Notes: The RNA shown here (c-di-AMP riboswitch aptamer (ydaO/yuaA leader)) has 131 nucleotides and comes from a soil metagenome. Of the family's consensus pairs, 92% are formed in the model. It matches the Rfam family "c-di-AMP riboswitch aptamer (ydaO/yuaA leader)". Rfam describes the family as follows. This family represents a conserved RNA structure found upstream of the ydaO and yuaA genes in Bacillus subtilis and related genes in other bacteria.

[in-house]
């Protein structure tokens, strides 16, 4: 000085300190739920189920291991798929990296009115063609 991200901005308080910092209330702004008609959808039901995020429980092969009877299955590979690659925004090739975490509590299609919630947190990182 920038970059993913919704996670910024402006006010006012309160504690504190050399000065930073930290809590919090109130407003934008920008995110996410849940909720009718109508309209979709039609085994929805322990094989539980939705949700937040790019992050699949997606195909296909291998497979420790457990069972050794049908299975089951950490893990691994390679496809698809989905997200990132630094001034914005947008196409489009290549190559590289990611696909974790969490939260509701048996219940959720879409949704006007109307109600609830978040506003963290990490990072220093390609090139080529175009508008």
């Nucleotide at each position: 000085a920038g970059c993913c991200g919704a996670a910024u901005c402006g006010u006012c308080c309160c504690u504190a300190u050399g000065g930073a910092a930290g809590g919090g209330g109130c407003g934008a702004a920008c995110g996410g739920g849940g909720g009718a008609c109508c309209c979709a959808a039609g085994a929805u039901u322990u094989u539980g189920g939705g949700g937040c995020u790019a992050a699949g429980c997606c195909u296909u092969g291998a497979g420790a291991c457990c069972a050794c009877u049908a299975g089951g299955g950490a893990u691994c590979a390679a496809g698809c798929c989905g997200g990132c690659g630094a001034g914005c925004c947008u196409u489009u090739c290549g190559c590289g990296c990611c696909g974790a975490g969490c939260c509701c509590g048996a219940c959720a299609g879409c949704u006007a009115a109307c109600c609830c919630c978040g506003c963290a947190g990490g990072c220093u990182u390609c090139g080529g063609a175009g508008g």